Annotation
This is a predicted structure of a 75-nucleotide RNA (transfer RNA) from Candidatus Berkelbacteria bacterium RBG_13_40_8.
RNA sequence: GGGCGGUUAGCUCAGCGGUAGAGCGUCUCUUUGACGUAGAGAAGGUCAGUGGUUCAAUCCCACUACCGCCCACCA
Numbered sequence: 001g002g003g004c005g006g007u008u009a010g011c012u013c014a015g016c017g018g019u020a021g022a023g024c025g026u027c028u029c030u031u032u033g034a035c036g037u038a039g040a041g042a043a044g045g046u047c048a049g050u051g052g053u054u055c056a057a058u059c060c061c062a063c064u065a066c067c068g069c070c071c072a073c074c075a
Base pairs, nucleotide, nucleotide: 001071002070003069004068005067006066007065010024011023012022013021018055026042027041028040029039030038048064049063050062051061052060
C1' cells in the first nucleotide's frame, strides 16, 4: 500500500429500511435471622464520526477513525 470482517446499554452479543432488544451486571421491593437463591419492577443508548440516498436509516451508499485477519512491498 491492497483486500476482507468488525464498531449497538457497564460487559458479551442480537436486530439488517418503519418508535432499539436479550443474557449477565447495577439499583429498588418481596422472600430470609442475615447472605445467597428465587420472584417482581426500574435505571442505563448522540446504534464510532461526517456526508449522501429515502416519506422514513442502527440497517443502503461514500469518506474518515479505531480494532482484528489475510496479501504485497521495504529493510
Its mean pLDDT, the model's own confidence on a scale to 100, is 83. It matches the Rfam family "tRNA". Rfam links the family to the GO term triplet codon-amino acid adaptor activity. It is annotated as a transfer RNA. NCBI's taxonomy places the organism under Bacteria, Bacteria candidate phyla, Candidatus Berkelbacteria.